[in-house]
């Protein structure tokens, strides 16, 4: 510090995800040791048991047990003295600390800085003064009574540092008077006078206490400024409320309380309400700014079962105190009582989850005490948990035959791997034994602890796992599985070769841990203060006026709020950083320094901002002069046109469309003439012309009226800019009321179109469109661009001014300068497109808005509206994208240019018939397999009777029909061949009978046996090689360097010409090059030449085979840019590529082929191999494709007759001759072929016949008889003869080939082949027609355009319906929670009253009084009840839409002109 993921690729936008760190964690697997930390995050849920706050006899009275002495005794013991001091009690101090928890609390609770002239303070410290006298009670105790208990009551006795009274008393308190000082004002100090009020003793004789008062320290109360959550879908709140006066109250100010008076107070700088939450030091993260957190430790607060209350006290409204109410639990004799672990342990419960009912007061600290000491679950320690951090170990060295084993393999090897074993060491840790601390300040005293440490001994001994290995991200193979099982943080893996699943081997990471999950920060500049954006990606309010607010011209002075500097105070400790130190080191810990703030105070500065005061004119405004304009409102008027009405002329149509029909019309339409009515809109002018803030505004005139521009520079003197809320305006549609209605025209009716047509087209037509008034308040209200100001090159238009100049003037031109409105463009900006003085540039000010897509501009709530609906505006859930610009393609029922037998123009066909062949289908035991639009279908197959042959049936064989090497065997062996069985294969088996080499042993070959292995036309052409088809013989496809672009990419290759051609020329940021084109090659046409087998009589050279020439736009004319080239011409056998062939760029179709061959993997191995016989591939209701033959007279038949070329031939071609009607037979000459044969060419030509007929056409089919090949023609060959003589009379829709020696017609040859050719490939003979042309169909090339396509239009994609799942809105209701108000009842308790009752201390001789207490009453009051609300949950028949879900239904809306351009608002 970044990375992955939207695309075919690119850039940018934007979200999602990952790598890091952290945790009071939990879970999975694993687990050796130690140190230091840490451990109920959930139920502030309920708690058994024990412990957690007591202490003081030096305040006081009583006083048990025990001891001792004495006496008595009935021997049980009793009594008394002394001692002893348990125990409870009175009294004092403590219990308000320490410890726990975070429920409540959004608050002066906390933090920070101050104030207290408004306060308190026990114990402690310093100082001053004092302590005289008197009195009455009461617990304990004794006794009685009630009660189950808790406890209560009556009577009697008693003490005090308990209580009371009197005295004295100040520098104390109060009141009054004065002095000086201080405050805004209240204060403090001091002087005087008056009044008031104190005390306690104990003792060990040292002291410890007591009272009053002044001061201190520390602690606390109160007040204030500032700071730190969310929601505005909470906008208004408030009655003690705000203030005053009197009174009360407190330690103390105060509506703190009360009576009366006034009506205030708070709030958009967020009151009130709702939700959430203890706050801080700090902790985690981060470069920082920030963000998140508030465990442990420290500070503060709050709470102590829930709620209320006071008492005591220096201090409490009191965790282990009291009273009351409530809930809960327990005891009970049912009358009544007891209790409060959010102290330490522990239990149950909850939960994913969190420990011992331990030891000790030795240390530190606390309470009491003079002290000894007692108490202390504070604390110190130990225990449990890898929960965290830190450290250590599980051994070290050597050791290659690179062992065994495992995995893999191309079988060679490779990896595991110096790893192991072996050998030599060590002993941290471990085990055992011994020794043994510090922590304890002067002696003793240690829970931890016989611990840490140390020494010795033993022995490599007891100690390694976990996650991952497709990319991100370090680490790869095999097998299994086969969209299954599964994985997954994101992208995504898995459908038979998975580095992504599972296992194994290996590897990588970390290591007593490793992974996962959860949460936080980071990465994320993805809320942007630092540090983002808004034309098109999300984002400028539809427009204006303007309030608060924010911001604000020049200059002089003032002030010092902001600002800057200095000094100072504070920001606790811990923590953090640095330095030094202590535990062996580290973690941990000690010390010192530093950092840490919107902090306070004081001083200074005076630039800038602000304040105040003054001045100015450049901003802004006023005034004067002039000007343009569809600016607005109202009224009046005008003509053209449509429609309607009347009348006339006139007759059969009109209208409408792609074509029609509905409609109108003989009752007279349409057309045409005249007249009239009415409504709406204003042609030409008219213009990226004008005006307006926007919406918007268009005939003419009048009235009223807003704004703008220019010129002058007289006036004001910053009066300005922007603008939350607010207010106003605001197209169309729509709503309300009333009018109006010509044309147009939602809805609706009809006609067409269509599969349908709820549409597009046509005929009608209501609301509406128009007017008035009032609503609505939205639009793609757009420049998708907020307003204002300033600055920053230009060029060219146009509208409106002003000045100058030219022009006699005018028209008009030019120059300058303003205001508007356009086009282009530099710099700059931008992701790009583009913007570019009218900025999207450079800056300033202010406002609005955005933060992934969907859900959704939706629900709920609020508010506005008559309604429709508007404004404001979520969440659950879901996806990994959605979106922008540009690029390359592809595509378009987009455009331009061009080509091709593509169309057109022609010729011959196919499609109909019969037959042949192929295919589908069907059938079958099998009809083997493959090929499937073009680019399968006379294709693989250049030859299926057996063979072929792969299929079927039946029968055999199992190292095999075939190959290799190894081992063994083998001489009557290999081999040959009788015989038997059999369909054959094969089985059985008599007989005959070998070869090569030799060192003479044998070896080789052969044969047999055996284990390896063979074999497979079994599967996968979607694992492959090779080959092939097709686009297409189309003119294209690319590269290097340079240049342009952020980039994909472009340029070159586009453009202007030209060509068959990316062929060539020109231009040009390109210059060159490669694969293609062309040429080179073959063939053919002309000539020359060489040779001459054959041919022919020679010699020639028809001819054959070589070699060479020839054609190049070379020449001429024209066109052309005088380039390429094109047109024409000459010459020439041939002319612009002369004809034909071979030759097929980058690539496309996962095109074809595993059955031609090769080949990975899989499958099979007495079978999917192999042999053999027979059958099948030849089936036949049908369908298609390609052919043949025809339908006839341009013909058939008969007779006669002429002219080829290419080929083939010795297992061959086979002549003549003879036989046969013929196929053919016989024959065998000749020929290894320019010699011989095949071989007859046919159409043609001549003559004859047939006469339009299913024929003398046509030949299918069938019968009979033959021939040939072959082992064999039944299934299933070809040919011949005789006989038979089917369909068919030129072929629907549609469709094929061909542009010249071509089509068509005619025959001939050949490969395959024993035989079989209507097919294939070749050969020659005869030999046309037509092409205007490129509109259209098909295919293709180039340029351009649009695109939501890129699997690329056979694309993409929308909505309803149906099914499943999920979350959510509404809803009659049902059911919870929270909360305020009203009324009723009203505990405890303070306060107030208190005439009744009680009553020791003081007064009084007494009576009595004073003071006090209680009952009782009143106010307040927790809680309970009643009633109606508010807010917020759950649930709910039914219902609404939404999201998601490999292959459901219906259509085709959008993307191309998407086939009616699309989209927005509205009905």
């Nucleotide at each position: 510090a970044g990375a992955g993921u939207u695309u075919g690729a690119u850039c940018a936008u934007g979200g999602c995800u990952c790598a890091g760190g952290a945790u009071g964690a939990a879970c999975g697997c694993u687990g050796g040791c130690g140190g230091c930390g840490u451990g109920c995050c959930u139920a502030a849920c309920a708690c058994a048991u024990g412990c957690a706050a007591g202490u003081c006899g030096a305040a006081c009275g009583c006083g048990a047990a025990g001891g001792u002495c004495g006496c008595c005794u009935a021997c049980g013991g009793g009594c008394g003295g002394c001692u002893g001091g348990a125990g409870a009690g009175u009294g004092g101090c403590g219990c308000a600390c320490g410890g726990g928890u975070g429920a409540g609390u959004a608050a002066c609770a906390c933090g920070u800085a101050g104030c207290u002239a408004a306060c308190c303070u026990g114990c402690c410290c310093c100082g001053a003064a004092g302590g005289g006298g008197a009195g009455g009670a009461u617990a304990a105790c004794c006794u009685c009574u009630g009660g189950a208990a808790a406890c209560a009551g009556g009577g009697g006795c008693u003490a005090a540092u308990a209580c009371u009274c009197c005295a004295u008393g100040a520098g104390c308190u109060u009141a009054c008077a004065g002095a000086g000082u201080g405050u805004a004002g209240a204060g403090g100090u001091u002087u005087g006078u008056a009044a008031g009020g104190a005390a306690a003793g104990c003792u060990g004789a040292g002291g410890c206490g007591c009272u009053u008062u002044g001061g201190g320290a520390g602690g606390g109360g109160g007040c204030u400024g500032c700071g730190g959550g969310c929601c505005a879908u909470c906008a208004g709140c408030u009655a003690g409320a705000u203030g005053g006066u009197g009174g009360g109250g407190u330690a103390a100010g105060a509506g703190c309380c009360u009576a009366c008076c006034a009506u205030g107070g708070c709030a958009c700088c967020g009151a009130c309400g709702g939700c959430u939450a203890g706050g801080g030091g700090a902790c985690c993260u981060g470069a920082g700014a920030g963000g998140g957190u508030g465990a442990c430790c420290c500070c503060c607060c709050a709470c102590a079962c829930u709620g209320g209350g006071a008492c005591u006290g220096a201090g409490a409204c009191a965790c282990g105190g009291c009273c009351c109410a409530g809930a809960c639990u327990c005891c009970u004799g049912c009358g009544g009582g007891a209790g409060g672990c959010a102290g330490c342990a522990g239990u149950g419960a909850g939960g994913g989850a969190u420990a011992u009912u331990g030891c000790a007061c030795a240390a530190u600290g606390g309470g009491c005490g003079c002290a000894a000491g007692c108490c202390u679950g504070a604390u110190g320690c130990a225990g449990c948990g890898a929960c965290g951090c830190c450290g250590c170990g599980u051994g070290g060295g050597u050791g290659a035959a690179g062992a065994c084993g495992g995995u893999u393999u191309u079988c060679g090897g490779a990896c595991u791997g110096u790893a192991a074993a072996g050998c030599c060491c060590u002993u941290u840790u471990c085990u055992g034994u011994g020794u043994g601390a510090c922590g304890a300040g002067g002696a003793a005293g240690g829970a931890c602890g016989g611990u840490a440490g140390c020494a010795c001994a033993g022995g490599a001994a007891g100690a390694a796992g976990u996650c991952u290995c497709g990319g991100c991200u370090a680490a790869c193979u095999a097998c299994g599985u086969g969209c299954c099982a599964g994985c997954a943080g994101c992208c995504g893996c898995g459908g038979u070769a998975a580095a992504a699943c599972g296992u194994a081997g290996g590897a990588g990471g970390c290591g007593a841990g490793c992974g996962u999950u959860a949460u936080c920060c980071g990465g994320a500049g993805u809320u942007a203060c630092u540090g983002g954006g808004c034309g098109u990606a999300a984002a400028g309010c539809g427009c204006g006026u303007g309030u608060a607010g924010g911001c604000g011209g020049a200059u002089u002075g003032u002030u010092a709020a902001g600002u800057u500097g200095g000094u100072u105070a504070u920001g606790a400790a811990a923590g953090c950083u640095c330095u030094c130190g202590g535990c062996u080191a580290a973690a941990c810990u000690g010390a010192g320094a530093g950092a840490g703030g919107u902090u306070g105070a004081c001083c200074a500065a005076g630039a800038c901002u602000g304040u105040c005061a003054g001045u100015c004119u450049a901003g802004a405004g006023u005034g004067g002069a002039u000007g343009a304009g569809a600016g607005g409102u109202a009224a009046a008027c005008g003509g053209a046109a449509u429609u309607c009405c009347g009348c006339g002329u006139g007759u059969a149509g009109u209208g409408g469309u792609g074509a029609a029909a509905u409609g109108c019309g003989u009752a007279g339409a349409g057309a045409u003439g005249c007249g009239g009515a009415g409504g709406a809109a204003c042609a030409c002018c008219a213009g990226u012309g004008g005006c307006g803030a926007a919406g918007g505004c268009g005939g003419u005139u009048u009235a009223c009226u807003g704004g703008c521009a220019u010129c002058c520079a007289a006036c004001u003197g910053a009066c300005g800019c922007u603008c939350a809320g607010a207010c106003g305006c605001g197209a169309a549609a729509g709503c309300a009321u009333g009018g109006g209605u010509a044309g147009c025209g939602a809805a609706c009716g009809g006609g067409a179109u269509u599969a349908g047509a709820a549409a597009c087209c046509c005929c009608g037509g209501u609301a509406g469109u128009c007017c008035a008034u009032g609503c609505c308040g939205u639009a793609a209200a757009c420049g998708a661009u907020g307003c204002a100001c300033a600055c920053u090159a230009g060029a060219c238009g146009u509208u409106c001014g002003u000045a100058g100049u030219c022009g006699u003037g005018a028209a008009g031109g030019c120059u300058a300068u303003g205001a508007g409105u356009g086009u282009c463009g530099c710099a700059g900006c931008u992701a790009a497109c583009g913007c570019g003085a009218u900025a999207a540039g450079u800056g300033u000010g202010c406002c609005g808005c955005c933060u992934g897509g969907g859900g959704a501009g939706u629900a709920c709530g609020g508010u506005c509206g008559c309604a429709a609906g508007g404004c404001u505006a979520a969440a659950a859930c879901u996806c990994a994208a959605a979106g922008g610009a540009a690029u390359u393609g592809a595509c378009g029922g987009g455009g331009g240019c061009c080509c091709g037998c593509a169309c057109a123009a022609g010729c011959a066909g196919c499609g109909g018939a019969g037959c042949g062949u192929g295919u589908g289908g069907u059938u079958u035991a099998a009809u083997u397999c493959g090929a499937g639009g073009a680019u399968a279908c006379g294709c693989g197959a250049a030859g299926a009777a057996c063979c072929u042959u792969a299929c079927c049936u039946a029968g055999g064989u199992u190292u095999g029909a075939c190959a290799u090497g190894g081992a063994c065997g083998u001489g009557g062996u290999a081999c040959u061949c009788a015989a038997g069985g059999g369909a054959a294969a094969c089985c059985u088996a008599a007989a005959g009978g070998a070869c090569u080499c030799u060192u003479c042993g044998g070896a080789g070959a052969g044969c047999g046996u055996u284990a390896a292995c063979a074999g497979g036309u079994g599967c996968u052409g979607c694992a492959u090689g090779g080959u092939u088809g097709u686009c297409g013989u189309c003119a294209g496809c690319u590269c290097g360097u340079g240049c342009c672009g952020u980039g994909a990419g472009g340029u070159g290759u586009u453009c202007g010409g030209u060509u068959a051609a990316g062929u060539c020329c020109g231009c040009a940021a390109a210059c060159g090059a490669g694969c293609g084109c062309a040429a080179c090659c073959c063939u053919u046409g002309c000539c020359g030449u060489u040779a001459g087998u054959u041919a022919c009589a020679a010699g020639u050279g028809u001819c054959u085979a070589g070699c060479g020439g020839g054609a190049c736009u070379g020449c001429c004319c024209g066109u052309g840019g005088c380039a390429a080239a094109c047109g024409g011409g000459a010459g020439g056998a041939a002319g612009g590529u002369g004809g034909g062939g071979a030759u097929g760029a980058c690539g496309u179709c996962a095109a074809a082929u595993c059955a031609g061959c090769a080949u990975g993997g899989c499958c099979u191995u007495u079978a999917u191999a192999u042999c053999c016989a027979g059958g099948g591939c030849g089936a036949c209701a049908c369908a298609c494709a390609c052919g043949c033959u025809a339908c006839a007279a341009u013909g058939g038949c008969g007779c006669g007759u002429a002219c080829a070329a290419u080929g083939g031939g010795u297992c061959g071609c086979g002549a003549a001759g003879c036989c046969g009607c013929g196929a053919g037979g016989u024959g065998g000459a000749g020929c290894c072929a320019a010699u011989c044969c095949u071989a007859a060419a046919a159409a043609g030509c001549g003559c004859g016949u047939c006469g339009u007929a299913g024929u003398u056409c046509g030949g299918a089919u069938u019968g009979c008889a033959g021939g040939c090949u072959g082992c064999a023609a039944c299934u299933c060959g070809c040919c011949u003869g005789c006989a038979u003589g089917a369909a068919g009379u030129c072929g629907g829709a549609g469709u094929u080939g061909c542009u010249a020696g071509u089509a068509a017609c005619c025959g001939c040859g050949u490969a395959u082949c024993a035989g079989c050719a209507c097919g294939g490939c070749a050969c020659g003979g005869u030999g046309a027609a037509u092409a205007c042309g490129u509109u259209c169909c098909c295919g293709g090339g180039c340029c351009u355009u649009g695109u939501a396509c890129a699997c690329a239009c056979c694309g993409c994609c929308c909505g309803u319906c149906a099914c499943g799942u999920c979350a959510u809105g509404g809803a009659a209701g049902c059911u919870g929670g929270u909360u305020a108000c009203g009324c009723c009842u009203g505990a405890a308790g303070u306060c107030g009253g208190g005439a009744a009752g009680c009553c020791a201390a003081c007064c009084g001789a007494a009576a009595g009084g004073g003071a006090g207490c209680u009952a009782c009453c009143g106010c307040c009051g927790a809680a309970g009840g009643c009633a109606g609300g508010a807010c917020u949950g759950g649930u709910g028949a039914c219902u609404g839409g939404g999201a998601c879900g490999a292959a459901g239904u219906c259509g085709u809306a959008a993307c191309a002109a998407g086939g009616u351009a699309g989209c927005u608002g509205u009905a």

Annotation:
RNAcentral holds the sequence, with entries from ENA. Small-subunit ribosomal RNA from an uncultured prokaryote, 1467 nucleotides, folded computationally. Rfam family: Bacterial small subunit ribosomal RNA. Its family is annotated with structural constituent of ribosome and ribosome in the Gene Ontology.